Predicted 3D model of RNase P RNA and transfer RNA as a complex of 415 nucleotides.
RNA sequence: GAAGCCAGACAGACAGUCGCUGUGCGAAAUGCACAGAGGAAAGUCCGGGCUCCAAAGAGCAAGGUGCCAGGUAACGCCUGGGAGGUGUGAGCCUACGGAAAGUGCCGCAGAGAGUAGACCGCCAAAGCGUUUUACGCCGGUAAGGGUGAAAGGGUGCGGUAAGAGCGCACCGCGCCAAUGGCAACAUUGGUGGCAGGGUAAACCCCACCUGGAGCAAGACCAAAUAGGAGAGCAAUCUCGUGGCUCGCGAGGCUCUCGGGUAGGUUGCUUGAGGUGCACGGUGACGUGCAUCCUAGAUGAAUGACUGUCCACGACAGAACCCGGCUUAUGGCUGGCUUCCUCU
RNA sequence: UGGGCCGUCGCCAAGCGGUAAGGCACUGGGUUUUGAUCCCAGCAUUCGCAGGUUCGAAUCCUGCCGGCCCAG
Numbered sequence: 001g002a003a004g005c006c007a008g009a010c011a012g013a014c015a016g017u018c019g020c021u022g023u024g025c026g027a028a029a030u031g032c033a034c035a036g037a038g039g040a041a042a043g044u045c046c047g048g049g050c051u052c053c054a055a056a057g058a059g060c061a062a063g064g065u066g067c068c069a070g071g072u073a074a075c076g077c078c079u080g081g082g083a084g085g086u087g088u089g090a091g092c093c094u095a096c097g098g099a100a101a102g103u104g105c106c107g108c109a110g111a112g113a114g115u116a117g118a119c120c121g122c123c124a125a126a127g128c129g130u131u132u133u134a135c136g137c138c139g140g141u142a143a144g145g146g147u148g149a150a151a152g153g154g155u156g157c158g159g160u161a162a163g164a165g166c167g168c169a170c171c172g173c174g175c176c177a178a179u180g181g182c183a184a185c186a187u188u189g190g191u192g193g194c195a196g197g198g199u200a201a202a203c204c205c206c207a208c209c210u211g212g213a214g215c216a217a218g219a220c221c222a223a224a225u226a227g228g229a230g231a232g233c234a235a236u237c238u239c240g241u242g243g244c245u246c247g248c249g250a251g252g253c254u255c256u257c258g259g260g261u262a263g264g265u266u267g268c269u270u271g272a273g274g275u276g277c278a279c280g281g282u283g284a285c286g287u288g289c290a291u292c293c294u295a296g297a298u299g300a301a302u303g304a305c306u307g308u309c310c311a312c313g314a315c316a317g318a319a320c321c322c323g324g325c326u327u328a329u330g331g332c333u334g335g336c337u338u339c340c341u342c343u
Numbered sequence: 344u345g346g347g348c349c350g351u352c353g354c355c356a357a358g359c360g361g362u363a364a365g366g367c368a369c370u371g372g373g374u375u376u377u378g379a380u381c382c383c384a385g386c387a388u389u390c391g392c393a394g395g396u397u398c399g400a401a402u403c404c405u406g407c408c409g410g411c412c413c414a415g
Base pairs, nucleotide, nucleotide: 001339002338003337004336005335006334007333008332010330012309013308014307015306016305017304018303020036021035022034023033024032025031038315042326043325045324046323047322048321049320050214051213052212053211057246058245059244060243062210063209064208065207066206067081068080069079070078071077082096083094084093085092086091097205098204102203103202104199105198106197119145120144121141122140123139127137128136129135130134153171154170155169156168157167158166172194173192174191175190176189177188178187179186180185218266219265220264221263228257229256230255231254232253233252237251238250239249240248273292274291275290276289277288278287279286280285310313344414345413346412347411348410349409350408353367354366355365361398369385370384371383372382373381391407392406393405394404395403
């Protein structure tokens, strides 16, 4: 100098004028004071609070998660660890239970695609035949070739008629034991003689979790009005937003026609809150003390202009609220890695 | 704000693990004196994009992008 990896904080600053929303003061004013978007407010992908249905209860179905330990209100999130993969490296990634419960699928090619198989090849020891070496028959074989993504451990030596875990050594795999570790797992030793290929982001099995709906939830106040007509069922019924059944609660209810209307208040922001310090923990995080109050609209505010300065400002705008994830995005700081050049 | 659904050729679309049917349109040829009709042939590089599972993905899974519908 170039390329890259990880972590962190920030998100133009100051002043003035005129506006907008909310709160407080004020009898009121065109009054005064104070406050006023984000790290993602986004996607709505997970989890929870809150509200109604029963206080959400039982069974089935359906869905989700899936190495181990911990954190948390909870999670599919986070932290630490294990195993595997990947990169020269700093590092990064992983739906990472079960294929020996059962079922399905594995196109084309190929002899054979699943309680294997004999196309080319190799052998022909034993048995039979011909005319002796040889050939043929009955046969043996899974070493070599070939097909395929995948063909029933790999390499080597022995062995054999040729071969084969048939035997042995090493590696891999399964089982058992010991040691270390809470555990996942690792290491060591012994043993088996290799058995049943892949696929569970195919059905499925195992373990754990999940009731449904959502602030247009719901609660309160209030206006208008209807009195009607038709149909259905009426406690073995109907309704209560449930995937179904039971259960639970309410009861005359439901549907169609026709007719009518006006909205307001609340829920609403003080919360699993922020900041600082101390302690515990490798860490996520927890505990204690002190301190702070920081949008709440409902056609919906947070803007416009001027001046000065700089590096001339990216992505982007709250609508019940939190914890995460994902995606969009500007420059800055720190640590680390690899390569090149110079001294 | 909340809930739900869909992206396959220029247009309409089938296919939901085994390598993308069909129709219209378009292009070339034939038939005809010429045109239409008719007949033959051709026409999907990435199935919205990216990543993953699998031997193999339009199809299964995850995340984005775009479009549509419903609720006052």
Annotation: It holds a member of the Rfam family "Bacterial RNase P class A". From the family's description: Ribonuclease P (RNase P) is a ubiquitous endoribonuclease, found in archaea, bacteria and eukarya as well as chloroplasts and mitochondria. Gene Ontology terms of the family: ribonuclease P activity, tRNA processing and dimeric ribonuclease P complex.